Predicted 3D model of a 350-nucleotide part of an RNA (small-subunit ribosomal RNA, central domain) from an uncultured bacterium.
Context: one part of a larger RNA
This record gives sequence, C1' cells and structure tokens, in this order.
RNA sequence: CUGGGCGUAAAGGGUGCGUAGGUGGCUGGGUAAGUUCGAUGUGAAAGCUCCGGGCUCAACUCGGAAAUGGCAUUGAAAACUACUCGGCUUGAGGUCUGUAGGGGAGACUGGAAUUCUCGGUGUAGCAGUGAAAUGCGUAGAUAUCGAGAGGAACACCAGUGGCGAAGGCGAGUCUCUGGACAGAUCCUGACACUGAGGCACGAAAGCUGGGGGAGCAAACAGGAUUAGAUACCCUGGUAGUCCCAGCUGUAAACGGUGCGCGCUUGCUGUGGGCGGAUUCGACCCCGUCCGUGGCGAAGCUAACGCGUUAAGCGCGCCGCCUGGGGAGUACGGUCGCAAGACUAAAACUC
Repeated sequence: CUGGGCGUAAAGGGUGCGUAGGUGGCUGGGUAAGUUCGAUGUGAAAGCUCCGGGCUCAACUCGGAAAUGGCAUUGAAAACUACUCGGCUUGAGGUCUGUAGGGGAGACUGGAAUUCUCGGUGUAGCAGUGAAAUGCGUAGAUAUCGAGAGGAACACCAGUGGCGAAGGCGAGUCUCUGGACAGAUCCUGACACUGAGGCACGAAAGCUGGGGGAGCAAACAGGAUUAGAUACCCUGGUAGUCCCAGCUGUAAACGGUGCGCGCUUGCUGUGGGCGGAUUCGACCCCGUCCGUGGCGAAGCUAACGCGUUAAGCGCGCCGCCUGGGGAGUACGGUCGCAAGACUAAAACUC
C1' cells in the first nucleotide's frame, strides 16, 4: 500500500415508500476547489536502503547520497470531475386512445355439501378399524322423503395460466379504488438511481374487548396398540379457526438469488397488446413490445448448475459474512398487555 466474498459452504434486510448521504445523460461558455504537472519552503538528528572509508574481518563506526508517497505557499494547463450560466432529448415524468387481470375495500346475492331441529315412511342395527373397542340406536338410530335453522368454504372452469412490492389473492353482481402493459410521439426538460435512520404494509399461530360457532380441531377424556405409549389408529371434544375494533411483527416471509441501468449467440411453449399478411373479420402464418415457462452458445461455477427473467460482462447505491459450540443466549437498552420481538457479547471449550 491492498481485502475476499454472500443460489446450496458463513453471509441479501420479509416487502415497499422515502429523508440525509452516495452516485449522475448529451452539448456550449465561464470559474479553477478537486485532479494532473512544476517551483519554493518544510518534512531535526540518529536509524533503514545504496555508494565509499576506518578498526586484521564483522558487529560497530565515519563521510556522502537516497528516502521520508506528507503539509504549506505559489505558478501553469483545461482532457476529466464539480460548481455556475445557457441549450438539448435519448433517461424520467405527464397527456391521449385502448387492453388483460382471483390487485385492494365495502355492500348485496347464490347453489352444492356437512351438522342440527321438526314432520312422514320404516326396523335393528349404525359407526369405526389391520382387527377391535369406546361411541350412537327399540325413549326408534342408520337409511330415505319433505320443511326449516345456522355457520364456514366456494366443486367444475383451473392451466407448466393471471394479478400484486411482498405477505398474498379464486362463486356471482354492484359501488369506490391502486397498479401494469401496448399504441400514438403532443407536453415538461435530467425533474434520475440507490437509500443509513424513519414511516407504512406484513402468512399462520398468539393476545385484549365484543360478537359468532356448521365443519374441523391443539389441550383434554375415553377406546385400542404396546414391555410402556403422556404418540401414530379410533370415538368424543374446548380454545382456536369466522366477523368487528385494537395489539403482536415473526416464518424454509424461498427463486434459500437486494434494487436500478447498459451490453452479450439461439431454439421452443404460453399470457396481454400492436403491426403486417388475408377480398373483410376470426383461426392459422410473419414481425415487434411487455410478462411467464422449458432447453441450451459463449462465458461463469468447487461442483451441482446458471445461462437476454444470468449465478455471463460492467457501473451506481444499500444490506450482510469473517472457524464450530457457547448463542441469536446473558447483560443493558428500546418496543409489547403478555407471549415475546429487535439490538447483541464474553468467559470457557474443540
């Protein structure tokens, strides 16, 4: 003077919005802070390094040089960067016209099924298992027909398919509402990218208050099994699952792959646009933009594999890793009603 990494070895934040900060398209002029080059001063001596000398050599020592990648002052140049004053349109945004969609919120509605209640028919079983038993049934079950109640979930369509930032979203209709994509090329004129803190969203379970409760079902009870069986199997069954308001803030929150931009051979399927072709339209065919799959050039990779949706080649910014255990623990702090979450060690040990 200089790290190397993060799909599976340790390592991408659960996701978005955005503050500070970092970074910044094309072009003309100005300035000269940075940058580059030079000058001067300083950077003590000793030491280190090089050259030469003196002790017989060496250590040691003497002389000289170099070095001390720094700082200050000053000068020059204008390629780069910044600042500043103008201009531009390709980045970004807006506008217009369309398109697809389980994107979100609310209200209303629907049918199938399970369960329960009432009524009819009807009689001895039903249910369950590997086999049984607990259980239900002569107080009439199961089965079957009719009527009613109530809650939850929406068969087929359904897809290797669609939408969403992620979590996630699937019956139908209406209202409100977010985003994406394509075409047009009218407008603004760098307005951009990322994003420490921060704010918001965030499956399931859990918590508080109120409601609801059909089915399912932690806990629990019983029956089996077994050496035992605090299990697997069976019969029941409460929280919970559902709704409203609030909290919690975690997941194998996974593509185990942060976001943005540019560049780099192809083949094939699929969703949504646009254009061409077609006498017109649809299908088919061709081209193109966006999304989503499979296979694979180069390249990368420890290998597996990735491969224009990169894990290839580059740039910008953020997060994270640094042997295993101790430990995502203790202590402290912040948050929470609690459960706990976030931040986060060390001794010791291998």
The full RNA is in RNAcentral, with records from ENA, Greengenes and SILVA.